RNA sequence: AGAUUUCUUCUAGAAGAGUGAUCUCUACCGGCGGUACAGCCCGCGAGCGAAAGCUAAUCCGGUCAGAACCCGGAGCCGACAGUAAAGUCUGGAUGAGAGAAGAAAGCG
Numbered sequence: 001a002g003a004u005u006u007c008u009u010c011u012a013g014a015a016g017a018g019u020g021a022u023c024u025c026u027a028c029c030g031g032c033g034g035u036a037c038a039g040c041c042c043g044c045g046a047g048c049g050a051a052a053g054c055u056a057a058u059c060c061g062g063u064c065a066g067a068a069c070c071c072g073g074a075g076c077c078g079a080c081a082g083u084a085a086a087g088u089c090u091g092g093a094u095g096a097g098a099g100a101a102g103a104a105a106g107c108g
Base pairs, nucleotide, nucleotide: 002107004105005104006103007102008101009100010099015026016025017024018023027088028087029078030077031044032043033042034041039076040075047054048053058074059073060072061071062070080091081090082089
């Protein structure tokens, strides 16, 4: 160096207007790991379920050794409960968790 165990800390965002409205218009937001920097590639968490299990969404052009991640353009998606049908209101949640950082111990 490395793996293991324990502990500590941290760990999700966003709305205005018209309106009675979840509608309309115009905006805005995007957990964690991997990989060329990713909401829409792969995986994890969250969510649902008695369990098995289920679980959204992207294309075109360009650059490059290499990009579904960058640049340009045009799109798309959004748990559960409440309420007139909600990504952005209220609530479970001062929660949980993937994980990140640090410390200690013995091993080696």